Context: one part of a larger RNA
RNA sequence: CGUAGGAUAUUUGAGAGGCGCUGUCCUUAGUACGAGAGGACCGGGAUGGAUGCACCUCUAGUGUACCAGUUGUCCCGCCAGGGGCACUGCUGGGUAGCUACGUGCGUAUUGGAUAACCGCUGAAGGCAUCUAAGUGGGAAGCCAACCUCGAGAUUAGAUAUCCCUUCCGGGUAACCGGAACUGAAGGAUCCUUCGAGACGAGGAGGUUGAUAGGCUGCAGGUCUAAGCGCAGUAAUGUGUUAAGCCGAGCAGUACUAAUAAUCCGUGCGU
Numbered sequence: 001c002g003u004a005g006g007a008u009a010u011u012u013g014a015g016a017g018g019c020g021c022u023g024u025c026c027u028u029a030g031u032a033c034g035a036g037a038g039g040a041c042c043g044g045g046a047u048g049g050a051u052g053c054a055c056c057u058c059u060a061g062u063g064u065a066c067c068a069g070u071u072g073u074c075c076c077g078c079c080a081g082g083g084g085c086a087c088u089g090c091u092g093g094g095u096a097g098c099u100a101c102g103u104g105c106g107u108a109u110u111g112g113a114u115a116a117c118c119g120c121u122g123a124a125g126g127c128a129u130c131u132a133a134g135u136g137g138g139a140a141g142c143c144a145a146c147c148u149c150g151a152g153a154u155u156a157g158a159u160a161u162c163c164c165u166u167c168c169g170g171g172u173a174a175c176c177g178g179a180a181c182u183g184a185a186g187g188a189u190c191c192u193u194c195g196a197g198a199c200g201a202g203g204a205g206g207u208u209g210a211u212a213g214g215c216u217g218c219a220g221g222u223c224u225a226a227g228c229g230c231a232g233u234a235a236u237g238u239g240u241u242a243a244g245c246c247g248a249g250c251a252g253u254a255c256u257a258a259u260a261a262u263c264c265g266u267g268c269g270u
Base pairs, nucleotide, nucleotide: 001152005163006162007161008160009159010158011157015149016148017147018146021049022048023047024046025045026044027043033038050107051106052105053104054103055102059100060099061098062097066093067092068091069090070089071086072085073084074083075082076081110144111143112142117137118136119135120134164269165180166179167178168177169176170175181267186264187263188262189261190206191205192204193203194202211257212256213255214253215252216251217250218249220246221245222244227240228239229238230237231236
């Protein structure tokens, strides 16, 4: 910009893309078959490999904004307690998120038309012949089925709902020109943000509010803070104490910030 008014939701599905793999074991059954050796079709069940998608409950990794231990040095006047720097100083753990080595699920089933091939009936050609008329079966393949996108599908679809005026002149009308008033539904700017994201976009929200931060509680991590008491000459131990601290998690709570405002979009539609 189009989709013959403008919107908001929900959709139909033309079309496009994706998937498509396979082993072993048990059973049927040591059956059919075979002199024996050996050894099935068909059918039923179990469990793997490979691969795809999703997720983070478990396991594991990361986790330079969490906790603890510890070395050297400088500083906070000193002790104690801390801070800076040394690869995040080093070391041991670790929430959320992100991940795989982890977990769940899929590669299933079914139908249709067929290939090679196997048939039925059957003439030309009194026989025969699957074919000439007619009519069946038949594949991991094809078309559907399953998953995703999808009306710019210009053949531009459908359904539901919402929104918007009066007058004057010309004209039979369609329509053309003008005036006044109006600025709807809805959208956006702006702001708080996100399991969304390079930026646009998309989602949630903007006081009629839990959108983010803060605070409170909980979960979770670390592992028993400081101070003081006690024991010991002291290092240290111990009690207060499952203490203290605590990023991203889950709730609650308007304390803080989403204030105020503006813009686009018109007026019933050839």

This is a predicted structure of a 270-nucleotide part of an RNA (large-subunit ribosomal RNA, domain VI) from a Candidatus Zhuqueibacterota bacterium. RNAcentral holds the full RNA, with entries from ENA. Model confidence (mean pLDDT): 88 of 100.